């Protein structure tokens, strides 16, 4: 310098805000209810991790089984290659802004295994 691989999805959690619910509060109003407004306020709905958890699938490696192939004709067959099935195994490392974006809004979401650093 070049090429290939390091995969996908789901459930949950750290975390997040306020569309809806709920709560508190103001007015209407003396009270309840209704209506209108305000406040993220422990929560429910909701969003949610490359560097968090768990699981499923895919791919990879190994073993076993089955089948096919290896100049022409016949027979046999080891090794090798390919395809399918079953089973097991492994699946590493990872410091990280500012700023911007979406949804109602925000975020460890997306830009982004980015910029940068080592």
């Nucleotide at each position: 310098c070049u090429u290939g691989a390091u995969g996908a999805c789901a459930a949950c959690u750290a975390g997040g805000g306020u569309u809806c619910c709920g709560g508190c509060u103001u007015g209407u109003u003396a009270c309840a209810g209704g209506c209108a407004g305000g406040c993220g306020c422990u929560g429910g709905u909701c969003c949610g991790a490359g560097a968090g958890u768990u699981g499923u699938c895919g791919g990879c490696u190994u073993g076993c089984c089955u089948g096919a192939c290896c100049g022409c004709a016949g027979u046999c067959u080891a090794u090798g290659u390919c395809a399918g099935g079953c089973a097991a195994g492994a699946u590493c490392c990872a410091c990280g802004g500012c700023g911007g974006g979406a949804c109602a809004a925000a975020a460890g979401c997306c830009c982004g295994g980015g910029a940068g650093a080592g």

A computed fold for a 118-nucleotide RNA from a Gammaproteobacteria bacterium, annotated as Guanidine-I riboswitch aptamer. The model forms 97% of the base pairs in the Rfam consensus. NCBI's taxonomy places the organism under Bacteria, Pseudomonadati, Pseudomonadota, Gammaproteobacteria. Rfam family: Guanidine-I riboswitch aptamer. From the family's description: This family represents a conserved RNA structure found upstream of the ykkC and yxkD genes in Bacillus subtilis and related genes in other bacteria.